[in-house]
Molecule: Fluoride riboswitch aptamer (crcB RNA motif)
Organism: Methanoregula sp. UBA471
RNA sequence: UAUCGUACCGGCGAUGAAGUCCGCCAAAAACCGCCUUUCCGGCUGAUGACUUCUACCAGUGA
Numbered sequence: 001u002a003u004c005g006u007a008c009c010g011g012c013g014a015u016g017a018a019g020u021c022c023g024c025c026a027a028a029a030a031c032c033g034c035c036u037u038u039c040c041g042g043c044u045g046a047u048g049a050c051u052u053c054u055a056c057c058a059g060u061g062a
Stems, first nucleotide, its partner, number of pairs: 010025004016053006033043003
């Protein structure tokens, strides 16, 4: 310098999927929503953020 082979190229960010970006964690961690007098009860949202799809909810029109 060339060729071949093997391994790795991860996980997470309150419920689904894809893309982009950001953040966090990594042999155990990051992470696992909020309010309320225990219980009971209540509230927002499919996002960490953006775009799109799906599901759900509310209203209006045909």